[in-house]
RNA sequence: AGCUCCAUAGUUCAGAGGCUAGAACGCUCGGUUCAUACCCGAGAAGUCAUAGGUUCAAAUCCUAUUGGAGCUA
Numbered sequence: 001a002g003c004u005c006c007a008u009a010g011u012u013c014a015g016a017g018g019c020u021a022g023a024a025c026g027c028u029c030g031g032u033u034c035a036u037a038c039c040c041g042a043g044a045a046g047u048c049a050u051a052g053g054u055u056c057a058a059a060u061c062c063u064a065u066u067g068g069a070g071c072u073a
Stems, first nucleotide, its partner, number of pairs: 001072007010025004018056001027043005049065005
């Protein structure tokens, strides 16, 4: 220098154009217990890396940029 993949909740990830963006773990509150843990119930937490484009509609498709991983020379 060229190419490929990845970026979504605090963490690990799902989501392959439409219906409220979800799960597990973690966190908070409540229940349970003499108490703690386990267990049960509820809740909070997301500008979907950034910008632009396509579309009636974009986390999802296209382009550029940023960051990370890898391959080739």
Description:
Transfer RNA from a bacterium, 73 nucleotides, folded computationally. Its Rfam family is "tRNA". Its family is annotated with triplet codon-amino acid adaptor activity in the Gene Ontology.